[in-house]
Molecule: transfer RNA
Organism: Hadesarchaea archaeon
RNA sequence: GGGCCGGUGGCGAAGUGGUAUCGCGCUCGCUUCGCAAGCGAGAGGGCGCGGGUUCGAGUCCCGCCCGGUCCA
Numbered sequence: 001g002g003g004c005c006g007g008u009g010g011c012g013a014a015g016u017g018g019u020a021u022c023g024c025g026c027u028c029g030c031u032u033c034g035c036a037a038g039c040g041a042g043a044g045g046g047c048g049c050g051g052g053u054u055c056g057a058g059u060c061c062c063g064c065c066c067g068g069u070c071c072a
Stems, first nucleotide, its partner, number of pairs: 001071007010024004018055001026042005048064005
């Protein structure tokens, strides 16, 4: 330098056009002598950045950035 895969709450992932879901973690409550576990509730992201298409984009298109991998 080129090909391919990926970037989504603190972390790990799902989501192939209709307004973002789950697990872990965190906070509060119940429970316990207390902790853990369990049960219930809650907070927390608008999807790497910019542009385009569309009534509508995490999703499709273009450019760029970052990571992984293969080739040179």